[in-house]
RNA sequence: GCCCCGGUAGUGUAGACCGGCCCAGCAUCUAGGGUUUUCGACCCUAUGACCCGGGUUCGAAUCCCGGCCGGGGCACCA
Numbered sequence: 001g002c003c004c005c006g007g008u009a010g011u012g013u014a015g016a017c018c019g020g021c022c023c024a025g026c027a028u029c030u031a032g033g034g035u036u037u038u039c040g041a042c043c044c045u046a047u048g049a050c051c052c053g054g055g056u057u058c059g060a061a062u063c064c065c066g067g068c069c070g071g072g073g074c075a076c077c078a
Base pairs, nucleotide, nucleotide: 001074002073003072004071005070006069007068010028011027012026013025020058030046031045032044033043034042051067052066053065054064055063
């Protein structure tokens, strides 16, 4: 330098392919409450996220372009 894959709450992830049911789901963390003699476990509630910029569209986490970051492969290595 070229190619491929990925980036979503504090953490781990689903959703993307095929746009709308997603003002984004699940688990965990945190806070409050219930239950329990207490703790643990369990149950309920709340808080909190789509890497950045642009484009397409009535509508973008999703499609397209560029960038940044991470992983892998190839090439170069005088």
Molecule: transfer RNA
Organism: Candidatus Thorarchaeota archaeon